[in-house]
RNA sequence: AAUGUUAUUGCCAAACCCAUUGUGAAGUGGGGACGGAAAGCCACGGGUCUCUUUCUAGAGAUAGCCGGGUUGCCAAAA
Numbered sequence: 001a002a003u004g005u006u007a008u009u010g011c012c013a014a015a016c017c018c019a020u021u022g023u024g025a026a027g028u029g030g031g032g033a034c035g036g037a038a039a040g041c042c043a044c045g046g047g048u049c050u051c052u053u054u055c056u057a058g059a060g061a062u063a064g065c066c067g068g069g070u071u072g073c074c075a076a077a078a
Stems, first nucleotide, its partner, number of pairs: 003075002011036002016031006034064001040070003044067003047062006
């Protein structure tokens, strides 16, 4: 550098439940694990979703939908 396993060290946490914030998508905290080698971070392109609307558009959500950018743990085997 590449690669990612019946190795190792730690990490994250879907659905669902409770609390809380928000008109909402959804966020946060606790419980909980379906999964994840970037399921760390960034709304840049596409997708999906929400609210408003003069239907033209505007304001948002999602990084665990895909692409892209960026940073990064471990090292069994070859």